[in-house]
């Protein structure tokens, strides 16, 4: 340096629930909890995927369709330490 991740050290983030506020809804956001996590840091027109359907639409069927949203789904990219 790359890879890797401990019965290290120094910290980090923050699931469900509540409450409140946006939102058509999926969700977000803020406070509160803490399930957990070596990237749960960033990215949503680098790519898969997965949620909702307001509006469009149409065979009216629990249809269809993102421009909407999910990074704690795969994934790109970035990154503290230092045992083995």
């Nucleotide at each position: 340096g790359u890879g890797u991740g401990a019965a290290a050290a120094a910290g980090g983030c923050a699931a469900a629930g509540c409450a409140a506020c946006u939102g058509a809804a999926a969700a977000g956001u803020u406070g509160u909890g803490a399930c957990g996590c070596a990237a749960a840091g960033c990215u949503a027109c680098a790519g898969g995927g997965g949620c909702u359907a307001a509006g469009g639409u149409u065979u009216u069927a629990u249809g269809c369709u993102a421009u909407g949203u999910c990074a704690g789904c795969c994934a790109g990219c970035u990154a503290c330490c230092g045992a083995a």
c-di-GMP-I riboswitch aptamer from Effusibacillus dendaii, 84 nucleotides, folded computationally. Model confidence (mean pLDDT): 83 of 100. Taxonomically the source falls in Effusibacillus (Bacteria, Bacillati, Bacillota, Bacilli).